């Protein structure tokens, strides 16, 4: 990488992953931060953990 068999099962909640939990929506949906702009805040809807990022100091 290919084939076969079995099992599992949707999407979303402003920036990544995992566990638990809550809410919303049924594909013409739910969802898509603040500010006129420059720019700024937050990795979560909530709780916990890991990683990334920004500033300062030290080696």
């Nucleotide at each position: 990488a290919a084939c076969u068999a079995a099992a599992u099962a949707g999407g979303u909640g402003a920036u990544g992953a995992c566990g638990u939990u809550c809410a919303c929506c049924a594909u013409u949906a739910a969802c898509c931060g603040a500010g006129a702009a420059a720019u700024c805040u937050a990795a979560u809807g909530a709780c916990g953990u890991c990683u990334a990022c920004u500033u300062u100091g030290c080696c």

A computed fold for a 59-nucleotide RNA from Lactobacillus gallinarum DSM 10532 = JCM 2011, annotated as Fluoride riboswitch aptamer (crcB RNA motif). The sequence was found by an Rfam model in a public genome assembly. NCBI's taxonomy places the organism under Bacteria, Bacillota, Lactobacillaceae, Lactobacillus, Lactobacillus gallinarum. Rfam family: Fluoride riboswitch aptamer (crcB RNA motif). Its family is annotated with positive regulation of gene expression and response to fluoride in the Gene Ontology. Model confidence (mean pLDDT): 76 of 100.